RNAcentral holds the full RNA, with entries from ENA. A computed fold for a 476-nucleotide part of an RNA from an uncultured prokaryote, annotated as small-subunit ribosomal RNA, 3' major domain.
Context: one part of a larger RNA
RNA sequence: UGACGGGGGCCCGCACAAGCGGUGGAGCAUGUGGUUUAAUUCGAUGCAACGCGAAGAACCUUACCUACUCUUGUAUCCUCGGAAUUUUGCAGAGAUGCGAAAGUGCCUUCGGGAACCGAGAGACAGGUGCUGCAUGGCUGUCGUCAGCUCGUGUCGUGAGAUGUUGGGUUAAGUCCCAUAACGAGCGCAACCCUUAUCCUUAGUUGCCAGCGAGUCAAGUCGGGGACUCUAGGGAGACUGCCGGUGAUAAACCGGAGGAAGGUGGGGACGAUGUCAAGUCAUCAUGGCCCUUAUGAGUAGGGCUACACACGUGCUACAAUGGUUGGUACAAAAGGAAGCCAAGCCGCGAGGCGGAGCAAAUCCUCUAAAACCAUUCGUAGUCCGGAUUGGAGUCUGCAACUCGACUCCAUGAAGCUGGAAUCGCUAGUAAUCGUGGAUCAGAAUGCCACGGUGAAUACGUUCUCGGGCCUUGUACA
Numbered sequence: 001u002g003a004c005g006g007g008g009g010c011c012c013g014c015a016c017a018a019g020c021g022g023u024g025g026a027g028c029a030u031g032u033g034g035u036u037u038a039a040u041u042c043g044a045u046g047c048a049a050c051g052c053g054a055a056g057a058a059c060c061u062u063a064c065c066u067a068c069u070c071u072u073g074u075a076u077c078c079u080c081g082g083a084a085u086u087u088u089g090c091a092g093a094g095a096u097g098c099g100a101a102a103g104u105g106c107c108u109u110c111g112g113g114a115a116c117c118g119a120g121a122g123a124c125a126g127g128u129g130c131u132g133c134a135u136g137g138c139u140g141u142c143g144u145c146a147g148c149u150c151g152u153g154u155c156g157u158g159a160g161a162u163g164u165u166g167g168g169u170u171a172a173g174u175c176c177c178a179u180a181a182c183g184a185g186c187g188c189a190a191c192c193c194u195u196a197u198c199c200u201u202a203g204u205u206g207c208c209a210g211c212g213a214g215u216c217a218a219g220u221c222g223g224g225g226a227c228u229c230u231a232g233g234g235a236g237a238c239u240g241c242c243g244g245u246g247a248u249a250a251a252c253c254g255g256a257g258g259a260a261g262g263u264g265g266g267g268a269c270g271a272u273g274u275c276a277a278g279u280c281a282u283c284a285u286g287g288c289c290c291u292u293a294u295g296a297g298u299a300g301g302g303c304u305a306c307a308c309a310c311g312u313g314c315u316a317c318a319a320u321g322g323u324u325g326g327u328a329c330a331a332a333a334g335g336a337a338g339c340c341a342a343g344c345c346g347c348g349a350g351g352c353g354g355a356g357c358a359a360a361u362c363c364u365c366u367a368a369a370a371c372c373a374u375u376c377g378u379a380g381u382c383c384g385g386a387u388u389g390g391a392g393u394c395u396g397c398a399a400c401u402c403g404a405c406u407c408c409a410u411g412a413a414g415c416u417g418g419a420a421u422c423g424c425u426a427g428u429a430a431u432c433g434u435g436g437a438u439c440a441g442a443a444u445g446c447c448a449c450g451g452u453g454a455a456u457a458c459g460u461u462c463u464c465g466g467g468c469c470u471u472g473u474a475c476a
Stems, first nucleotide, its partner, number of pairs: 001476002003473003007470007015460002019424005026315008034306002042053002064301007073124001076123002078120005085102007106113002126290002129288003135284002137279003140275001142273001147186006153162003166177003192267004197235007207224002211222003238261001241255005317417001321376002324373003333364003338357002343352003383414001388409007430452007
């Protein structure tokens, strides 16, 4: 100087407390461990691995296994031959092997050349093989915590100290005052995006107040720019004003005006460093290793196994509910090998059909919960939907291993969950639907969008984590 303490002081955080809803019990989905297997490819392992890499394993992907095959291998260079290319027969699971036919192009100094195909020789290719404890790059975490340092000066023999401590204050090393320190840098904050109010510009594909036309209905038409909205520009919030407290400071408390008030809400943004944290399987790369194989191709299988254990979720156990009928209101996003309307067929998944739309125009697109009626009457039920049988639809060469969905039948566990444990402070939790990426098909996951919309916070004694000062130490 640090680190540590079941030392002290001060302070903060959904850390506790106060509340609301969960997990842990059930069924299923998904990931992991374990076990099994020819293989169940590999990685991730307290917080910070476990719906993680994977924004999507039937083949492919695919790295694994089995079988069958290749050995200069789809790169570059050299030599030789042939234009390229197209069609087709046989064997085979295919890769591949053995043939048959058509075809003779472009440039040319007629030597040949460009592109492509085949054969050969070696220099080499190739490796998702090992080492993340050799590395770059990227990322997680402490932590959006308020810290981490430097120059000069001063003090100390020196390591170092001071500054950065103290008194206040703040979300903040934020600011003020004091001060052997005076300044500065990286962080904080602000600048950026979005949302909340207003003004202005522009009105099409958006809108419709007033005027006219028109319809069963409808901005449908003429028209209009008022309003909504769209998207450019601007205004607005700064403790600016008033009162009080404070040290005449910084600041804090209250108030006015205001759409918004003291960082208005949300996001992007992550200092010096810590964990030899993670990744050699995104990529790059040193070293080591393989080179008729640890490389390459093909078919089939596996990654989907199942006594069991754990994590994360979905659906429930019901009446604040289930069923049936009616009826209202979104936002955001996507669309050409695409989104797919009307109409018709089918109980339905879907099929036929073909209008429109490269989209403020057309389509996905009826939002659902809510509301108004109806029935059920506390029951393993008109709750719950697992499982199983049958019949189908769609995608796709192909749904057996191993897809999703539909209909009929079946109708399991489950009556609110032990010890323990998680999230959340406001348009949040809870609850309800909607869209997107990936994607031929395949979400209860992920990312986003809106609808309805709470309860509670006395307080900091205690638990956990963190910051500053101080103290002890046989630790570095």
The coordinates come from a structure-prediction model, not an experiment, and the mean pLDDT is 84. It matches the Rfam family "Bacterial small subunit ribosomal RNA".